Predicted 3D model of a 72-nucleotide RNA (transfer RNA) from a bacterium. Rfam family: tRNA. The family's RNA type in Rfam is transfer RNA. The prediction has a mean pLDDT of 83.
[in-house]
RNA sequence: GGGCCCAUAGCUCAGCGGUAGAGCACACGGCUCAUAACCGUUAGGUCGGAGGUGCGAUCCCUCCUGGGCCCA
Numbered sequence: 001g002g003g004c005c006c007a008u009a010g011c012u013c014a015g016c017g018g019u020a021g022a023g024c025a026c027a028c029g030g031c032u033c034a035u036a037a038c039c040g041u042u043a044g045g046u047c048g049g050a051g052g053u054g055c056g057a058u059c060c061c062u063c064c065u066g067g068g069c070c071c072a
Stems, first nucleotide, its partner, number of pairs: 001071007010024004018055001027041004048064005
């Protein structure tokens, strides 16, 4: 220098045009003499940033930022 992939909740990830979700963790409650385990409930996200297309963008296009891999 060229090419490809990834970025969504505290963590690991799903969702690939039409209301943003799951598991774990945290908090609260149940159970227990008590703790753990187990069960239930709640909360938690400007979807990395800026533009574009479109009635509508996490999703499609462009650029930028950060990370990973391959080639030279």